Small-subunit ribosomal RNA from Candidatus Turbabacter delicatus, 1502 nucleotides, folded computationally. Taxonomically the source falls in Candidatus Turbabacter (Bacteria, Pseudomonadati, Bdellovibrionota, Oligoflexia). The sequence is in RNAcentral, with records from ENA and SILVA.

[in-house]
C1' cells in the first nucleotide's frame, strides 16, 4: 500500500467480497511446562446449606465459674477469671454486588452561594455545679402450635429529665440591652491533707490517660444552583395550570412553586419543545496515518438499585442490600387461629443459554469496624483450586551421517521425490520424573529486663526515643539451589484454481460434494473425496460471531448532481446565511503571554525489579478542553460618521404574438340548410368493404346559418419568471432596452418554511357545439386483431365561474456577481464616417444563434448565454429490484397529489466510447444473383443413394447450402467391420527366452470348413571352433490383438465462405484506454489493381506475374511420323527426302508498346492501326488471416478409457441386394428437327504382358476357335457416333417407348439360388412434354453425339477425361440470393437461429389489507384509601417540670377518633405499539410449462 468481480475488450461510475488488527468469546481437531492476568455478555430468573458486621466488662446492672473472709449452715462481704442475653456507646450510610431504571432530579468539564459535616486536627478558647423520675434485663402470674406477647413487682448507668451558670454562640434591636440554650463520667497511680469508719476500704484530694459540653477555625465528606457538552425518530409539531412571574406566609441544614393563599397571564418550541424508541455516564478500551468510528468486561471516579410498589423512623449522614411499617406476587412453616423469608455479598444449586470456575485455606500481609490496649470481627483482601480464555517465555534435542537404504508416491521406465530425513556413530540434559537442601515477603505490636527525656511533690504511674532477649507465614516444603540417571516422557492444525505462499496421482462423473467473492463438478477436476508431496502458523491451528480498517462507500480533513443516483416546474418573499469604498471608537470573535484546573491508573519516553519477556515499581513528558487575568487591534462583529461605483428613483426616446376586457373582420376554409342546373355514381384503400346516392348523391351556381381557427408576412425573428403568447381596433396594465443627466446613499444577493402562477388531460356547474375525436359500433387485415387502415361517432376540445397542481414542466444544465483569445450571422437602441436617400463600413450597450483557443470533462462534449477560474446562498444524490409502493399524516368533490419506508432478493444495475455482428437503415459496387434466353428437374418407367419400416443381421459413417451415383476408382465367396453356427487362447501378426527340429511338400480318415489325427518324403546356409542366421514345432511369461468408445482430448488430411479481395505487422503519430491512423477520401480496376491526395512512412501473407495446356511464327532433331519433288507399290509399301503436316526440345510474340479522344497534364477508359492473338487472349494448377468444437479415431498416426478362453482370432452359411412408403441424383422416353433399313465419311485422348489380341474360320448373336503382331508415334483395343445420302413409316399409345415377364443361350469365376453382365426369340407396362416449386449455362459455352480410362476375374446408366456438331440472349441493376467497401442505429457479443416483455398455470418466501380475537404501554374522569406523615380532637391513660402542706390542678405526652395528602386496587372512555386471523392484494424467487411478440434495427405502426 491494495486486490477480485459488470464488458468481446476499454475508461469512468457503482455496489458486493477479500487480505489487517482486536475480543470477557463460543465450536471443531489437537494438547508438554511455567509466569502474569481474566472468567454468567443470557433469566434485575428462583434459590437448599454455610459464611459475608460487629465490638466495647476501662459506661451499667446482672449471670456463670473459681478463690478468700465471717458464719454450723443458709447466707453476707470481697477478689480473680469469664460473659451467650439485656440497658448503654460507637459502627451498621463504609467495604462488597449489580446495571433494572434513568436522555437528565444523571454524567463530564468549568464556575457559583444560600448550607450542613460524627469520628480527626489546633501544645485553639471556655467549661464540666446541683438535683430528679424511670426502664430493660431479672422475678412472679398469664396468652399462643409457633413467632412472639400481656400484666404486676423491683433495679443501674457515660440511658433520660429539670434547675443553675453563659466568656463565646444564636435571635431581636441603631445602640444600650433583652431573650434562648450545655455537660458524664471512666480508668491508672499516689499518698501529704479531709470526711466516714474499729479496721480494711470508700469518697473527696493530687497527677496521668480516655471520654463529656459549648464555641472558633481547619480538614474531609455531603447537599444545592448555573453554563457548555451528552444517541435515534418530524411517518412525534405544538406543549404547559403550580403551569411562568409577583406579593405575603409556611417549610428546609440551605436557595427555590419546595408547599399554600391572592394577583397577573405568562413560560417552552423548527438552534427541535412535547411524545416515542434505545441506553447507566466518565477516565478509558479497540481500530485508524490522522480526523474519526465502534464500545463502556476486568481496574478507577460518579450515579442508580437491593423481590415489586409506597412510606417514614433513627441518625452527623439513609428514606437504609444482610433495619422498620404497609400493600402485592412468590416460596416455606402451621395445631388453620396465625406466622417466616428476600444471594444484583462469597462459595454453591436449579433454570435459561453456544457459553463462564471451588459449597477451598488464612487473617501472615494491606485496608476497615470496635476497643485505652491485648485483641475480636472482616467471603474486603492475601493465597490456593478449575479453564490453552488471553498475553509472555521455554521445551519436544544437537553434531555427524550417501549405498542417496528400505517403504511410500510419481514416472517419459532412464529416473525423480520423501531426503541428512531415518538407521548408525558422537554429544548435551533445559523442562518433566526422582533424591536432598531451602527462602524473601516480618515491619510492627506484645511480654521481660533496661537506658534517656517529658509530665509530676514523686525515685510511682504514664508518654516518647532507644538497647537486649523472645514471640507472629495462609501461601508452602512453593520459588530457588544442588545431585544421579537417561534422547530418554512431550506436535499438531489449516491450506495448496485466482485474490493468496504452496502440485501431482487415483476415485467420482452437474452425482456425491465444495464455495469468502469470482466460481468448480456433465469421463483426462492442481477447485469434490483420498494419498504422496508442498506452504503457513505452531501448543496451538482453524471455523463462527462482533467492532474498526481498507470504504474518499456520508467526503471537516476528503465526493458529487448535462448524459452514470442527483437542480426544486417557475417566480415573489419571511426567518437564517452572506454582503461595496474611506476613516473613528470598542474589544464579542481572533492572536500573544501568564495563572488555575484538566484525579490516579492507562498510552508515550527514561530508569529500575522478577534469569528474559509478559507483568510490576519510580521519575518525566503529555492531557487539542474549560475558567480567569494582562496585552495587541490586522481581519470579522458592534456603535456612530462619510462616499458613489452595487441597487434604486425622476426626465427623453424605443421595440415587442407580454397580460386583461370589449368590439370588429374575410368573394378564406369546413359542415349543415334552402333553391337552381344535372345524372349515376361518389367516397375510401395496398386492395376491399362498411358508408352516401335514382326518395336524385357526388359535381356546379346562388343564398342563408353556425362554430372554431386566424393562410401569406413568418425568420436559427420577438416578448414573457416559467407554463406560454400569432387576424384587426379601442381601452386598462406589467416588464425590458438605449442615451444624457439630476437625486437617494449599500437601501444588496440568496432564500428553509410560506404565498402566487402553473401545458395537456380530468372534475363540478351553466352555456355552446362547425371541424376533429378517447369510449363505442361497423368494415377490413390477420392464425387471432379487444390494434395499426377505413366508415361513422359520444364525452371532450370552445366560453363564464370554481377545482385539480401534475409533464421528457428539458438547455435533462438552480439563482446572483466578477474575471478569462477570437471569428461569423441576426434582433433592438445609440455614436462615428459617408450619402439626396436607402444599402454598405467602423464602433458601444442589451438580447439571440453557430464555429472555435486556453481550460474543463470518463468520454461525448462545453467553451464570455461555460459544463472554464472564483465567491455567496438554496435544492438534491449515496448499488439494482421491491417502490415513488405500503402504512400514517396533510391536501382534493373525485381521479389522485405531496411526504415516504421495511421485510425479502440479486452481484450486479447503469454511463460514455471501441471493435465486430446484425437491421423488414442508407450509399457505392460485384457475381448466371435477378432479368433476357437455351435446356432441364418436379409427372412416367427403370437405375442408384438416403430416410423410414422390416430383419437373426439388414455393419458403420456422412445431415441445409457444404449428407443423399457421398467414403465405395466397382458387396456372388473374399472384401466385411454385421448376424447364426462351429473352432482356437502367447494367439492370424511383432520382439525376447528355453528345448527340439530343417522348413516345405504329398497321401489317407472325420468334418460344411476351420481343424484334428495318422502316415510318407526330406537333414538348409555361414563358420576352424565356440557359435550364429533364416524357417518350423512345443513350452513359460512379458506381451500381442481390437473397423471397441471419445473427431467435444488430438496430429494429419479435407469441405465451406471463396479465387471473395481481403488479412496483418514494424516504426511514427493521435487517444487516459479498448483502439484508431496506415487500409479512409477523389478517380480507376477483375483485383487493397494503379494514380492523386492525406500523419503517416514502409513491409509481409493474399491479387497479379512466375508454372502447365492451347492459339501464331522461328529454330534444332527427323523414327515408329510426314510425302511437295524423283522412282516404286494394291497400299508412304519401299528407296529417297525432311519442304509441309506432326512429334519432342529451345526460342520469338502482347507491353495499353503506337495513334486519336476523354480524364487532374495522373492512373486509366473508349475508339483505331498493325497483328495469329488486344487490353487478365482462353482454360487449368495455385485457396491469405480466419469461420463453422464443420467432417474423418472405419485410410493412417495418436492421449485417455474399455475387452483379454474375448469387444481378439479362424471357418461355413447368411446379410449389407429386404419393401405399404417418402426424398435426392441420374438414365430412357413420350416421337417426324423423329424411328427403322441400306450403303457410305471425318476425331481426340487414352490403354495393353497373369495384357491388348489382328487376319482367317464357326455361330443369327453374345461368343468360340485361332494365334500373327506388339514391352507399342511401329502391333492391338478400334467400329467413332451424331452428321450427310437413299428408302420406308404419316400422328397412332404407333414401325414411338422400352419396363416387366417367359424360354433358350454366352462369358467370367471354386461357385452366378438368394445376388453378375451380355445374347437371341417372345412379351410390349407406364408414358402424348409434366402442379406448386426449382436447377444449370454468357462461346467453342449451353444443348446434342459418341470414344477412352481408373476400379476390375466378371459387373456402370456412376465417376474422370477426350474429341465431333454447335446455338440463343444479356435492355439493365428496381427486386430475390450471396458477397465487398463506406456510413448509420443497436438493450446483440453463443453475436437476429440474438436479446427480451406481460398475463395464466405450479412450488416456495417475506410483506400489506381484513370481520375480529388478544397482549402491552399510557392518558383522562370517577370510586377507593393500607402504612406513614401533617393537622384537629383527645371526656380514656399518663404526667420526671410548675403551683400547692396536701388533696388536687396545670404545661407536656400517649392510646383512640376525625381529617388532608397518598401506593396498590376497581371502573369508564380514549390513544400508541405489538401478536394472531377465515379470506384477500400485489411483490420476489424458481434449466428446459401455456399464450402471444410489447421493447432493442425505421424492431417491421419510430
Nucleotide at each position: 500500500a491494495g486486490a477480485g468481480u459488470u464488458u468481446g475488450a476499454u475508461c469512468a461510475u457503482g455496489g458486493c467480497u477479500c487480505a489487517g488488527a482486536a475480543c470477557g468469546a463460543a465450536c471443531g481437531c489437537u494438547g508438554g511446562c511455567g509466569g502474569c492476568g481474566u472468567g454468567c455478555c443470557u433469566a434485575a430468573c428462583a434459590c437448599a446449606u454455610g459464611c459475608a458486621a460487629g465490638u466495647c466488662g476501662a459506661g451499667c446492672g446482672g449471670g456463670u465459674g473459681u478463690g478468700g473472709u465471717a458464719g454450723c449452715a443458709a447466707u453476707a462481704c470481697u477478689g480473680c477469671a469469664u460473659u451467650u442475653a439485656g440497658c448503654g456507646g460507637c459502627g451498621c450510610a463504609c467495604g462488597g454486588g449489580u446495571g433494572a431504571g434513568u436522555a437528565a432530579u444523571g454524567c463530564a468539564u468549568g464556575g457559583g452561594a444560600a448550607u450542613c459535616u460524627g469520628c480527626c486536627c489546633u501544645u485553639g478558647u471556655g467549661g464540666a455545679g446541683g438535683g430528679g423520675a424511670a426502664u430493660a434485663g431479672c422475678u412472679u402470674c398469664g396468652g399462643g402450635a409457633a413467632a412472639c406477647u400481656g400484666a404486676a413487682g423491683g433495679u443501674a448507668a457515660u440511658a433520660c429529665c429539670c434547675c443553675g451558670u453563659a466568656a463565646g454562640u444564636a435571635g431581636c434591636g441603631c445602640a444600650a440591652g433583652c431573650u434562648a440554650g450545655a455537660a458524664a463520667g471512666g480508668u491508672u497511680g499516689g499518698g501529704a491533707c479531709u470526711u466516714u469508719g474499729a479496721a480494711a476500704g470508700a469518697g473527696g484530694c493530687c497527677a496521668g490517660c480516655c471520654g463529656c459540653c459549648a464555641u472558633a477555625g481547619g480538614a474531609u465528606g455531603a447537599g444545592c444552583c448555573c453554563a457548555u457538552g451528552u444517541c435515534c425518530c418530524a411517518u412525534u409539531a405544538g406543549c404547559u395550570a403550580g403551569u411562568u412571574g409577583g406579593c405575603g406566609g409556611g417549610g428546609u441544614a440551605a436557595c427555590a412553586g419546595c408547599c399554600c393563599a391572592c394577583c397577573a397571564a405568562g413560560g417552552c418550541g423548527a438552534a427541535g419543545a412535547u411524545g416515542g424508541g434505545u441506553a447507566g455516564c466518565u477516565g478509558g478500551u479497540c481500530u485508524g496515518a490522522g480526523a474519526g468510528g465502534a464500545c463502556g468486561a476486568u481496574c478507577a471516579g460518579c450515579c442508580a438499585c437491593a423481590c415489586u410498589g409506597g412510606a417514614a423512623c433513627u441518625g452527623a449522614g439513609a428514606c437504609a442490600c444482610g433495619g422498620u411499617c404497609c400493600a402485592g406476587a412468590c416460596u416455606c412453616c402451621u395445631a388453620c387461629g396465625g406466622g417466616a423469608g428476600g444471594c444484583a455479598g462469597c462459595a454453591g444449586u436449579g433454570g435459561g443459554g453456544a457459553a463462564u470456575a471451588u459449597u477451598g485455606c488464612g487473617c501472615a500481609a494491606u485496608g476497615g469496624g470496635c476497643g485505652a490496649a491485648a485483641g475480636c470481627c472482616u467471603g474486603a483482601c492475601g493465597c490456593a483450586g478449575c479453564a490453552a480464555c488471553g498475553c509472555c517465555g521455554c521445551g519436544u534435542g544437537a553434531g555427524u551421517g550417501a549405498u542417496g537404504a528400505a517403504g511410500g508416491c510419481c514416472u517419459u521406465c532412464g529416473g525423480g521425490u520423501u531426503g541428512u530425513a531415518a538407521a548408525g556413530c558422537u554429544c548435551u540434559u533445559u523442562c518433566g520424573g526422582c533424591u536432598g537442601g531451602g527462602a524473601a515477603g516480618a515491619a510492627g505490636g506484645g511480654u521481660a529486663u533496661u537506658u534517656g527525656u517529658g509530665u509530676u511533690a514523686a525515685u510511682a504511674g504514664u508518654a516518647c526515643a532507644g538497647a537486649u532477649a523472645u514471640u507472629u507465614g495462609a501461601u508452602g516444603g512453593u520459588a530457588c539451589c544442588a545431585g544421579a540417571a537417561g534422547a530418554a516422557g512431550a506436535a499438531g492444525c489449516a491450506c495448496c484454481g485466482g485474490c493468496a505462499a504452496a502440485c501431482u496421482u487415483c476415485g467420482u462423473g452437474c452425482c456425491a460434494g465444495c464455495a469468502g467473492c469470482c466460481g468448480c463438478g456433465g469421463u483426462a477436476a492442481u477447485a469434490c473425496g483420498a494419498a504422496g508431496g508442498g506452504u503457513g502458523c505452531g501448543a496451538g491451528c482453524g471455523u463462527u460471531g462482533u467492532u474498526c480498517g481498507g470504504a474518499a462507500u456520508g467526503a471537516u480533513u476528503g465526493g458529487g448532481c448535462g448524459u452514470a443516483a442527483a437542480g426544486g416546474g417557475u417566480u415573489c418573499g419571511u426567518a437564517g446565511g452572506c454582503u461595496g469604498g474611506a476613516a473613528u471608537g470598542u474589544a464579542a470573535g481572533u492572536g500573544a503571554g501568564g495563572u488555575g484546573u484538566g484525579a490516579a491508573a492507562u498510552c508515550c519516553c527514561c530508569g529500575g525489579g522478577c534469569u528474559c519477556a509478559a507483568c510490576c515499581c519510580g521519575g518525566g513528558a503529555g492531557u487539542g478542553g474549560c475558567a480567569c487575568c494582562u496585552c495587541a487591534g490586522a481581519c470579522u462583529g458592534c456603535a456612530a460618521u462619510u462616499c458613489u461605483u452595487g441597487a434604486g428613483u425622476g426626465u427623453u426616446g424605443g421595440a415587442g404574438a407580454g397580460g386583461g376586457u370589449a368590439g370588429u373582420g374575410g368573394a378564406a376554409a369546413u359542415u349543415g340548410c334552402u333553391g337552381g342546373u344535372g345524372u349515376a355514381g361518389g367516397a375510401g384503400u395496398g386492395a376491399c368493404a362498411u358508408c352516401c346516392g335514382u326518395a336524385g348523391a357526388g359535381a356546379u351556381c346562388a343564398g342563408c346559418a353556425g362554430g372554431a381557427a386566424c393562410a401569406c408576412c413568418g425568420g436559427a425573428g420577438g416578448c414573457g419568471a416559467a407554463a406560454g403568447c400569432g387576424a384587426c381596433u379601442a381601452c386598462c396594465u406589467g416588464g425590458c432596452c438605449a442615451a444624457a443627466u439630476a437625486c437617494u446613499g449599500a437601501c444588496g444577493c440568496u432564500g428553509a418554511g410560506g404565498a402566487a402562477c402553473g401545458a395537456a388531460a380530468g372534475c363540478g356547474u351553466g352555456g355552446g357545439g362547425a371541424g376533429c375525436a378517447a369510449a363505442c359500433a361497423g368494415a377490413a387485415u390477420u392464425a387471432g386483431a379487444u390494434a395499426c387502415u377505413c366508415u361513422g361517432g359520444u364525452a371532450g376540445u370552445c366560453c363564464g365561474c370554481g377545482c385539480c397542481g401534475u409533464a421528457a414542466a428539458c438547455g435533462a444544465u438552480g439563482a446572483u456577481a466578477a474575471c478569462u483569445a477570437g471569428g461569423u450571422g441576426u434582433u433592438g437602441g445609440g455614436g462615428g464616417a459617408a450619402u439626396u436617400g436607402a444599402c454598405c463600413c467602423c464602433u458601444c450597450c442589451a438580447g439571440u444563434a453557430c464555429c472555435g483557443c486556453a481550460g474543463c470533462u470518463c468520454a461525448c462534449g462545453c467553451g464570455a448565454u461555460a459544463a472554464g477560474u472564483u465567491a455567496u446562498c438554496c435544492g438534491c444524490c449515496u448499488g439494482g429490484g421491491g417502490a415513488g409502493u405500503a402504512c400514517g399524516g396533510c391536501c382534493g368533490c373525485a381521479a389522485g397529489g405531496c411526504u415516504a419506508a421495511a421485510a425479502c432478493u440479486c452481484a450486479a444495475a447503469g454511463g460514455a466510447a471501441u471493435u465486430g455482428a446484425c437491421g423488414g437503415g442508407g450509399g457505392c459496387c460485384c457475381g448466371c444473383a435477378c432479368a433476357a434466353g437455351c435446356g432441364g428437374u418436379g409427372g412416367a418407367g427403370u437405375a442408384u443413394g438416403u430416410g423410414g419400416u422390416u430383419u437373426a443381421a439388414u455393419u458403420c459413417g456422412a445431415a441445409g447450402c457444404a449428407a443423399c451415383g457421398c467414403g465405395a476408382a466397382g458387396a456372388a465367396c473374399c472384401u466385411u467391420a454385421c448376424c447364426u453356427g462351429g473352432g482356437u487362447u502367447u494367439g492370424a501378426c511383432a520382439u525376447c527366452c528355453u528345448u527340439g527340429g530343417a522348413c516345405c511338400g504329398g497321401c489317407g480318415u472325420a468334418g460344411a470348413a476351420a481343424u484334428a489325427c495318422g502316415u510318407c518324403u526330406u537333414u538348409u546356409c555361414c563358420g576352424c571352433a565356440a557359435g550364429g542366421a533364416a524357417c518350423c514345432a512345443a513350452g513359460a511369461g512379458a506381451c500381442a490383438g481390437g473397423u471397441g468408445c471419445u473427431g467435444c482430448a488430438u496430429g494429419g488430411c479435407u469441405g465451406u465462405c471463396g479465387u471473395c479481395a481481403g488479412c496483418u505487422c514494424g516504426u511514427g503519430u493521435c487517444g487516459u484506454g479498448a483502439g484508431a491512423u496506415g487500409u479512409u477520401g477523389g478517380g480507376u480496376u477483375a483485383a487493397g489493381u494503379c494514380c492523386c491526395g492525406c500523419a503517416a512512412c514502409g513491409a509481409g501473407c493474399g491479387c497479379a506475374a512466375c508454372c502447365c495446356a492451347u492459339g501464331u511464327c522461328c529454330u534444332g532433331a527427323g523414327u515408329u511420323g510426314c510425302c511437295a519433288c524423283c522412282a516404286u507399290u494394291a497400299a508412304g509399301u519401299u528407296g529417297g527426302g525432311c519442304a509441309c503436316u506432326u512429334u519432342c526440345g529451345g526460342g520469338a510474340g502482347a507491353c495499353u508498346g503506337c495513334c486519336g479522344a476523354u480524364g487532374a497534364u495522373a492512373a486509366a477508359u473508349c475508339g483505331g492501326a498493325g497483328g495469329a492473338a488486344g487490353g487478365u487472349g482462353u482454360g487449368g494448377a495455385u485457396g491469405a488471416c480466419g469461420u463453422c468444437a464443420a467432417g474423418u479415431c472405419c485410410u493412417c498416426a495418436u492421449g485417455g478409457c474399455c475387452c483379454u478362453u474375448a469387444c481378439a482370432u479362424c471357418c461355413a452359411g447368411g446379410g449389407c441386394u429386404a419393401c405399404a412408403c417418402a426424398c435426392g441424383u441420374a438414365c430412357u422416353a413420350c416421337a417426324a428437327u423423329g424411328g427403322c433399313c441400306g450403303a457410305a465419311a471425318c476425331a481426340a485422348a487414352g490403354c495393353g504382358a497373369a495384357g491388348c489380341g489382328a487376319a482367317g474360320c464357326c455361330g443369327a448373336g453374345a461368343g468360340g476357335u485361332g494365334g500373327a503382331g506388339c514391352c507399342a508415334a511401329u502391333c492391338g483395343c478400334a467400329a467413332a457416333a451424331a452428321c450427310a445420302c437413299g428408302g420406308u413409316c404419316u400422328c397412332a399409345g404407333u414401325u414411338c417407348g422400352g419396363a416387366u415377364u417367359g424360354u433358350g443361350g454366352u462369358c467370367u469365376g471354386c461357385a452366378a439360388c438368394u445376388c453378375g453382365a451380355c445374347c437371341a426369340c417372345a412379351u410390349g407396362a407406364a408414358g402424348u412434354u409434366g402442379g406448386a416449386a426449382u436447377c444449370g449455362c454468357u462461346a467453342g459455352u449451353a444443348a446434342u453425339c459418341g470414344c477412352a480410362g481408373a476400379u476390375c476375374a466378371g459387373c456402370a446408366g456412376g465417376c474422370u477425361g477426350c474429341g465431333g456438331u454447335g446455338a440463343a440472349u444479356a435492355c439493365g441493376u428496381u427486386c430475390c440470393c450471396g458477397g465487398g467497401c463506406c456510413u448509420u442505429g443497436u438493450a446483440c457479443a453463443c453475436a437476429c437461429c440474438g436479446c427480451c416483455c406481460g398475463u395464466c398455470a405450479a412450488a416456495c418466501c417475506a410483506c400489506g389489507a381484513a370481520a375480529g380475537u388478544u397482549g402491552u404501554a399510557u392518558a383522562a374522569g370517577c370510586c377507593a384509601g393500607a402504612a406513614g406523615c401533617g393537622c384537629g380532637u383527645g371526656a380514656g391513660c399518663u404526667g420526671a417540670c410548675c403551683c400547692g402542706c396536701a388533696a388536687g390542678g396545670g404545661a407536656g405526652g400517649c392510646a383512640g377518633c376525625g381529617u388532608g395528602c397518598c401506593a396498590a386496587g376497581g371502573u369508564u372512555u380514549g390513544u400508541g405499539c405489538g401478536a394472531u386471523g377465515a379470506u384477500u392484494g400485489g411483490g420476489g424467487u424458481u434449466a428446459a410449462g401455456u399464450c402471444g411478440u410489447a421493447a432493442c434495427a425505421a424492431g417491421g405502426u419510430a